The part of an RNA shown here (small-subunit ribosomal RNA, 5' domain) has 490 nucleotides and comes from an uncultured prokaryote. The RNAcentral record of the full RNA draws on ENA. Its mean pLDDT, the model's own confidence on a scale to 100, is 82.

Context: one part of a larger RNA
RNA sequence: CGCUGGGAUCCCUUCGGGGUGAACUUGGUGCUGACGAGUGGCGAACGGGUGAGUAAUACUUGGGAAUCUGCCCUGUAGUGGGGGACAACUCGAGGAAACUCGGGCUAAUACCGCAUACGCCCUUCGGGGGAAAGCGGGGGAUCUUCGGACCUCGCGCUAUUGGAUGAGCCCAAGUCGAUUAGCUUGUUGGUAGGGUAAGAGCCUACCAAGGCGACGAUCCGUAGCUGGUCUGAGAGGACGAUCAGCCACACUGGGACUGAGACACGGCCCAGACUCCUACGGGAGGCAGCAGUGGGGAAUAUUGGACAAUGGGGGCAACCCUGAUCCAGCAAUGCCGCGUGUGUGAAGAAGGCCUGCGGGUUGUAAAGCACUUUCAGUAGAGAAGAAAAUCUUAGCGUUAAUACCGUUAAGUCUUGACGUAACCUACAGAAGAAGCACCGGCUAACUCCGUGCCGCAGCCGCGGUAAUACGGAGGGUGCAAACGUUAAUC
Repeated sequence: CGCUGGGAUCCCUUCGGGGUGAACUUGGUGCUGACGAGUGGCGAACGGGUGAGUAAUACUUGGGAAUCUGCCCUGUAGUGGGGGACAACUCGAGGAAACUCGGGCUAAUACCGCAUACGCCCUUCGGGGGAAAGCGGGGGAUCUUCGGACCUCGCGCUAUUGGAUGAGCCCAAGUCGAUUAGCUUGUUGGUAGGGUAAGAGCCUACCAAGGCGACGAUCCGUAGCUGGUCUGAGAGGACGAUCAGCCACACUGGGACUGAGACACGGCCCAGACUCCUACGGGAGGCAGCAGUGGGGAAUAUUGGACAAUGGGGGCAACCCUGAUCCAGCAAUGCCGCGUGUGUGAAGAAGGCCUGCGGGUUGUAAAGCACUUUCAGUAGAGAAGAAAAUCUUAGCGUUAAUACCGUUAAGUCUUGACGUAACCUACAGAAGAAGCACCGGCUAACUCCGUGCCGCAGCCGCGGUAAUACGGAGGGUGCAAACGUUAAUC
C1' cells in the first nucleotide's frame, strides 16, 4: 500500500434473508530496515606466540635442474543449450545432553551430462580427450507475449601463453666433543614397475656386493641457526633478549581430508595422560594469541582505549572484522635531559669538632639584603602536526550515446583512540624537592672519642691499652635521582 476474514451502521425484504460495508484484524503477499539460521564464495596455510626437538630433511654463503604457484599483470580464444538433487523450511521419531535419524518441498556463481576447442593434454602420428556462471549499472533506434530481446559498460567464469611473487627439490663449503674408531642390509648400485607437482631406494620385486670413515664415519652429551649483541687497542673470547631473515613446534604420539598452498595453534580422526558434565547409556576441552588466575621461583606488568593512522582479510562500494598495530596504565629496569635556586654577604656570628688554649676548622657556608620562578600547583587559551583517502559537483577515454563506468584537475563536506596531550599565557611564593658509598696500600680523601680479640675484610691484612683499617663523631673524597653489595661475562 492493496487484498482476505469477520463486521458496527445504513438500505431493501416474501421476515427466511439480501445488499452496503467504517473502526478493528494472531491470516496471505510485495518492498525496505534490524537481527538470526542455512546453502554458496573468498579468507582461515597470513598475521600473533614459543624454542621442546634438531649437530643436519636445519641455518649461512654460492651454485643447479626434474617442478607447482589462488589473488595480481600480460597475450589469445570463448562464456551455447539442458538436467537431477541437497540444506534451510515443514511433518514425525530417538536421546539427560552432545546431537542423530526418517518422510516431503525448494533456489543458486552449489552439482552433473551434452555441444563447441585458437592455444592445451595423450599418441603407435592414423587419431583420441577435455571447459564455462552468472550478477549489476545505463540506453537511442528496431522487435515484443510488455517480462524482455538487442546494444554497451563494470564485476565475474572457462581454456591457455608469458611474467611477477611465493614454495618444493639437489649440490659444495662453513657450523661444540677423540676421556667416542670402526659403522651400514633398503644398506650401495643396476633393471622393471609403482608413486609425486617434480629428480631420487621415495616404495616394491629381482640381480650384483657394495657404500661411509683419521680431510673424523659411528656414538655420547649439549644446542634452534643467522644478520648481529657485549667486551677487547686489536687479534680474539663469550652470547643469540628486544628488531629483522630462516627453521621447528602448538596437551603427548600417529594419520590423512579439504584446498593453489597444511599433514593445519583457536579444523577433523585414532590412541594416551589430565580436567569438566552426566539420567552411568554417553559426551565436552586444549592460552607456547592479548589480558588475567593458581603454582613454581630471588624475580618480571592492565581481565585498559581505539580501529584515528599503518598493514591484513572480505566486499563494486558504503562498510564489516582485525588483543596485528597504534596508544594509554604499572615498574628508577635501562639510556638521556631537567629541577631541588641565583647574586651579594666577615661581626669570619652562634653551635659543633680539634687544640700546643694563642687559636684553627666547618665557612660565604648560614643569617641578613637584592633578585628569578624552570619543574611541580592553579586558571585560561589551544584544537597545530599526525591527514591522506572516501563521498558530491566541472575536462579526457570507452561507447551508437551528452547514460553508466574509468581517469586527471579544481572546489565543497566529513572522520582523532592518544587528549584534562604537546606548545603558549597568567598567578603566587625560595616557596614543595638529596641521597649513597668510601677515606691503611692498591685508590681520590684524617683527626678525636669508645673498645681491647667484640668486630672489619676484594687481595695484602687490621684489632691483645695512644687503631688514619673495628663502632661513633667532626672534617674530607667520589658519584648523584641515584649510590653501594651480590651473581654472571669480556